Notes
The RNA shown here (SAM riboswitch aptamer (S box leader)) has 128 nucleotides and comes from Paractinoplanes bogorensis. The coordinates come from a structure-prediction model, not an experiment, and the mean pLDDT is 81. Rfam family: SAM riboswitch aptamer (S box leader). Gene Ontology term of the family: regulation of gene expression. Rfam's curators write: The SAM riboswitch is found upstream of a number of genes which code for proteins involved in methionine or cysteine biosynthesis in Gram-positive bacteria. Taxonomically the source falls in Paractinoplanes (Bacteria, Bacillati, Actinomycetota, Micromonosporaceae).

RNA sequence: ACCUCAUCCAGAGGGGCAGAGGGACACGGCCCGAUGAAGCCCCGGCAACCACCACGCAUGUCUCGAUGACGAGGCCUUUGCGCGCGGCAGGUGCUAAUUCCGUCCCCGAUCCCGGGGAAAGAUGAGAG
Numbered sequence: 001a002c003c004u005c006a007u008c009c010a011g012a013g014g015g016g017c018a019g020a021g022g023g024a025c026a027c028g029g030c031c032c033g034a035u036g037a038a039g040c041c042c043c044g045g046c047a048a049c050c051a052c053c054a055c056g057c058a059u060g061u062c063u064c065g066a067u068g069a070c071g072a073g074g075c076c077u078u079u080g081c082g083c084g085c086g087g088c089a090g091g092u093g094c095u096a097a098u099u100c101c102g103u104c105c106c107c108g109a110u111c112c113c114g115g116g117g118a119a120a121g122a123u124g125a126g127a128g
Base pairs, nucleotide, nucleotide: 003126004125005124006123007122008121013043014042015041016040017039021032022031023030026103027102028101029100044095045094046093049091050090052087053086055082056081057080058079060075061074062073063072064071065070099120104117105116106115107114108113
């Protein structure tokens, strides 16, 4: 790289270097850009996927009982799990516009348009 799962209408900008493009790709549209694009660096910020903490639970553990699978009760020290809520900010990520919108399919309307889904993409986690 490929694969699996989750999320993607919320949120969050200043400075320095640089110097003409940028909004993933193709096409169409619409925007951003010399009042400075991409890129790089610094400082801030947003969010909370993972990690960690707290909490809860049992398949974990303890006691008692039972002919085996088990039953009753207790406890979170180890292990594992957890819908939602809480804390933290270590690993990522993000910081114009819904992932800027459309393209393919379905529904409504049949001029415009509206709604839903997919595809593709992005990010995280996992697997290999």